[in-house]
Molecule: Glycine riboswitch aptamer
Organism: Alphaproteobacteria bacterium
């Protein structure tokens, strides 16, 4: 010094699922309120295969809708690329 692995960070990629009804409102606001109907892939929670077995610890893209979301923009798990920082053994 590199890979591998973590972190932040630019760029690029990124699914779903009511431009639903009533009411307030100058307003056909993507804005409140209240009503049905739906989505999973932020964020939480639940199982619990795995990590050789016990503790402990960790753990899905499965499973629930509390949050969030249902044109567009945003937003976005997660992927590739570059920067930058840890951390490690050999």
């Nucleotide at each position: 010094g590199g890979c591998c692995c973590c972190c932040u960070u630019g760029c690029g990629g990124g699914a779903g699922a009511g431009a639903c009804c009533g009411g307030c409102g100058a307003a056909c606001a993507g804005g409140c309120c209240g009503g049905c109907g739906c989505c999973g892939a932020a964020g939480g929670c639940g199982c619990a295969a795995c990590c050789g077995c016990c503790c402990c610890g960790g753990a899905a893209a499965c499973g629930c809708u509390c949050a969030g979301g249902c044109g567009a923009c945003a937003g976005g798990a997660c992927c590739g690329c570059g920067a930058g920082g840890g951390a490690u053994a050999a």